[in-house]
Context: one part of a larger RNA
RNA sequence: UCAUGGCUAAGGAACUCGGCAAAAUGGCCCUGUAACUUCGGGAGAAGGGGCGCUGGUAGCAAUAUCAGCCGCAGUGAAAAGGCCCAGGCGACUGUUUAACAAAAACACAUGGCUUUGCGAAAUCGAAAGAUGAAGUAUAAGGCCUGACACCUGCCCGGUGCUGGAAGGUUAAGAGGGGAUGUUAGGGUUAAACCGAAGCAUUGAAUUGAAGCCCCAGUAAACGGCGGCCGUAACAAUAACGGUCCUAAGGUAGCGAAAUUCCUUGUCGGGUAAGUUCCGACCCGCACGAAUGGUGUAACGAUCUGGGCGCUGUCUCAGCCAUGAGCUCG
Numbered sequence: 001u002c003a004u005g006g007c008u009a010a011g012g013a014a015c016u017c018g019g020c021a022a023a024a025u026g027g028c029c030c031u032g033u034a035a036c037u038u039c040g041g042g043a044g045a046a047g048g049g050g051c052g053c054u055g056g057u058a059g060c061a062a063u064a065u066c067a068g069c070c071g072c073a074g075u076g077a078a079a080a081g082g083c084c085c086a087g088g089c090g091a092c093u094g095u096u097u098a099a100c101a102a103a104a105a106c107a108c109a110u111g112g113c114u115u116u117g118c119g120a121a122a123u124c125g126a127a128a129g130a131u132g133a134a135g136u137a138u139a140a141g142g143c144c145u146g147a148c149a150c151c152u153g154c155c156c157g158g159u160g161c162u163g164g165a166a167g168g169u170u171a172a173g174a175g176g177g178g179a180u181g182u183u184a185g186g187g188u189u190a191a192a193c194c195g196a197a198g199c200a201u202u203g204a205a206u207u208g209a210a211g212c213c214c215c216a217g218u219a220a221a222c223g224g225c226g227g228c229c230g231u232a233a234c235a236a237u238a239a240c241g242g243u244c245c246u247a248a249g250g251u252a253g254c255g256a257a258a259u260u261c262c263u264u265g266u267c268g269g270g271u272a273a274g275u276u277c278c279g280a281c282c283c284g285c286a287c288g289a290a291u292g293g294u295g296u297a298a299c300g301a302u303c304u305g306g307g308c309g310c311u312g313u314c315u316c317a318g319c320c321a322u323g324a325g326c327u328c329g
Stems, first nucleotide, its partner, number of pairs: 001324008010315002014313001019310001027051005036041001038147001052069007070074001082308007089300002094106002111144006122131003148295004153225003158222002160218005167213003173207002178202005185194002226244005253287001254284001265281005
């Protein structure tokens, strides 16, 4: 000097990103127990008292009660919740990054959409076959949401899906008008040239499904949910009006929020002093309704702020024990 353990005057979080770590609480019995609440909880809430030994009384006894006694201390050692208030997120128990993340992430019961009539859909496989399922729509698969309460607004123009079939477009195929090559023959003094049938090459019209175009439906499908100008008898503001654009212009609720840039917004609370926190306001850069909205008792090794208790975290260090290191041997 380091590690581990123990003690510490006065103060008691002044430490620090943060009470991290430590201290404190702790068992049993009695008493007592708030807001809130889904009436189950919250709750061991919180808070208060008792606990040894000797004798008496009651009792079979456990035990209860009375009297007395001792110590600093009686669950006499060890072992054995700290508590409260408020907020965010997630309802909950659970699951997860084996070996830096346990969470607000995943799952979940609930709700919804959608596919599937059974040799089901879906999945694996080349097939046979298998799972689904020795199940049968109160079933099985896919996707989303995520207890519960109150709710879940407008838009089908785009993309997707479903349905429709009149018209347009459209492949292979069918079809074969015609064209070309070849040449028996004709033609010519010789050539040129013409050229049937057959064969070969090519090939027009016409016909030809789904799809696409088209017409509808569908948002708990993917998604989307405006701008400018003016106006009230101070001023300010704009219930109101005008105009442009759109498929439709964000409803309820919430809102400087896990979302707010400006921003430490403004006001109030808490502190002597508060970029955090809580309650409001609304000017929402850039909330918003199952990519769910807003609440919510209970729960959480969750995150944030405050308080009581407690303490060497600190003011500010000191001492002791053990081990290591160091010096000497």
The part of an RNA shown here (large-subunit ribosomal RNA, domain IV) has 329 nucleotides and comes from a metagenome. Rfam family: Bacterial large subunit ribosomal RNA. Its family is annotated with structural constituent of ribosome and ribosome in the Gene Ontology.